[in-house]
RNA sequence: ACGAUUGUUUACUAGGGUUCCGCCGAUACGAUAUGGAUGAUCGGGCUGGUCCGAGAGUAAACCACUCUUGUGAAAGAGUGACACGGAAGGAUAAAAACCUGGGAGAU
Numbered sequence: 001a002c003g004a005u006u007g008u009u010u011a012c013u014a015g016g017g018u019u020c021c022g023c024c025g026a027u028a029c030g031a032u033a034u035g036g037a038u039g040a041u042c043g044g045g046c047u048g049g050u051c052c053g054a055g056a057g058u059a060a061a062c063c064a065c066u067c068u069u070g071u072g073a074a075a076g077a078g079u080g081a082c083a084c085g086g087a088a089g090g091a092u093a094a095a096a097a098c099c100u101g102g103g104a105g106a107u
Base pairs, nucleotide, nucleotide: 007062008061009060010059011058012057015052016051020049021048022046023044024043025042026041027040063080064079065078066077067076068075069074082102084105088100089099090098
C1' cells in the first nucleotide's frame, strides 16, 4: 500500500418512542336530573394494546454447497463460520440496537 465474499424472506424478542386506543392530570362547558356523566381542548410515556424494531439477537422456511441411497424422479444426513465499533446525519407522529452501515475508525 492492497484486501473479494460472508444469501433471501417471515415471525418474534432485546430495545424504542407517542400518531391511534387506553390511563392520569388540568381547563372551560354543563346532561328537563344539582350530578360533575358523556364529549371537547391542553398537558404527561405513563404498567399497557396498536406501531417501529436488530449485520454483529432467537426461531423457522427457502436457497447454496457436500456426502449417502436411487436407473430416474426424489429421499436422507450435514455445512452456511466469525463479527470491537463511534460521532454525525436521515425517515416516520416520534425515537431507537431502524437506515447511511459488516460504513469511518480500531484490531